[in-house]
RNA sequence: AUAAUAAUUUUGCCGAAGUUUUUAUUGAAAUAACGCGGGGGAACCAACCUUUGGGGCUAAUCGUUUUCGAGAAGAUGAGGAACACUUCCAUUGUUCCAGCCCGGCAGCUAACCUCGUAGGCAUAGUGGAAGACAAG
Numbered sequence: 001a002u003a004a005u006a007a008u009u010u011u012g013c014c015g016a017a018g019u020u021u022u023u024a025u026u027g028a029a030a031u032a033a034c035g036c037g038g039g040g041g042a043a044c045c046a047a048c049c050u051u052u053g054g055g056g057c058u059a060a061u062c063g064u065u066u067u068c069g070a071g072a073a074g075a076u077g078a079g080g081a082a083c084a085c086u087u088c089c090a091u092u093g094u095u096c097c098a099g100c101c102c103g104g105c106a107g108c109u110a111a112c113c114u115c116g117u118a119g120g121c122a123u124a125g126u127g128g129a130a131g132a133c134a135a136g
Stems, first nucleotide, its partner, number of pairs: 011122004018034003022030002035117006045107001053105001054102004061078007079097005085131007
């Protein structure tokens, strides 16, 4: 000097996943409130489904095709998601389309009931317009 690992703090990103109280003045963890998010659940309306099982969270779906015994993997089309103050437009620059759960059962749905508040990351495209913020 460079690289890697561990801990703490800070600044940001994806995401609903944040703030505070109490146990308690070390923290973890637990608890509670607020905030944010999901599910169930009338009438009316909708539907005519129901082993071809069905359904939920999530951007993470629907097809075609190749190899293979099937799975699985690859290619490809349409569609969907993220990119750092916010929104819109253009471009298609870089990526992603995993996973998990319910258990025969659920359309919408006021009252009502109930659950979660994790995890993973680190240079985080380009151009234009409007707004916001900061500085002068």
This is a predicted structure of a 136-nucleotide RNA (c-di-AMP riboswitch aptamer (ydaO/yuaA leader)) from an Acidobacteriota bacterium. Rfam family: c-di-AMP riboswitch aptamer (ydaO/yuaA leader). From the family's description: This family represents a conserved RNA structure found upstream of the ydaO and yuaA genes in Bacillus subtilis and related genes in other bacteria. Its mean pLDDT, the model's own confidence on a scale to 100, is 76. It was read from a public genome assembly, where an Rfam model found it.